[in-house]
Predicted 3D model of a 145-nucleotide part of an RNA (small-subunit ribosomal RNA, 3' minor domain) from a Planctomycetota bacterium. It matches the Rfam family "Bacterial small subunit ribosomal RNA". Gene Ontology terms of the family: structural constituent of ribosome and ribosome.
Context: one part of a larger RNA
RNA sequence: CACCGCCCGUCAAGCCAUGGGAGUCGGGAGUACCUUAAGUCGCUGACCGAACCGCAAGGGCGGAGGCGCCCAAGGUAAUACCGAUGACUGGGACUAAGUCGUAACAAGGUAGCCGUAGGAGAACCUGCGGCUGGAUCACCUCCUU
Numbered sequence: 001c002a003c004c005g006c007c008c009g010u011c012a013a014g015c016c017a018u019g020g021g022a023g024u025c026g027g028g029a030g031u032a033c034c035u036u037a038a039g040u041c042g043c044u045g046a047c048c049g050a051a052c053c054g055c056a057a058g059g060g061c062g063g064a065g066g067c068g069c070c071c072a073a074g075g076u077a078a079u080a081c082c083g084a085u086g087a088c089u090g091g092g093a094c095u096a097a098g099u100c101g102u103a104a105c106a107a108g109g110u111a112g113c114c115g116u117a118g119g120a121g122a123a124c125c126u127g128c129g130g131c132u133g134g135a136u137c138a139c140c141u142c143c144u145u
Stems, first nucleotide, its partner, number of pairs: 003108001005105001008101002011098001013095002016092001018090003023085005031077004039070001041068004047063003052059002111132009
C1' cells in the first nucleotide's frame, strides 16, 4: 500500500492453559474412641529367697506374680487440607487467506458513549436518565492575527 480503507461479534477448525463436576486414587498432619507390647513409677504381694535382728518362732529387706497411670505400633469413625485423575460442561488466549452479517471509525448513512431495564443468530435493538469526548446552520461572549 491511504474508504476497493479500517473494524466488531456469533458460528466452524486447530492448539494451549484454566474454572465447575457424580466421583475414583494417593499423601502428610490433627481429633475422638477401641485394643495394647516393652519399660519406669505407684499400690499389692497368701508364693519364693543366702547375707540384717533373733536360740527359735517370727520380724525386716528383696523378688516372682497381680492391679493401676503414662505410652510405641495397630484398628475404627467422622471432618478438614494438598496432589493426581474424571464422563460431561463454562468461558479465555492464540492461530496468512473458513461462515453469517455490518455494530463502531465520516453526520459511518438511525450521532456516539455512560448507567439501567427488557428483547434478540451475532455484532446489537428498544425504553428511561445523563454526557459532548457530536457534524451542520444561526446567534451571543471571549481569545489570537
Lineage of the source: Bacteria > Pseudomonadati > Planctomycetota. The coordinates come from a structure-prediction model, not an experiment, and the mean pLDDT is 80. It was read from a public genome assembly.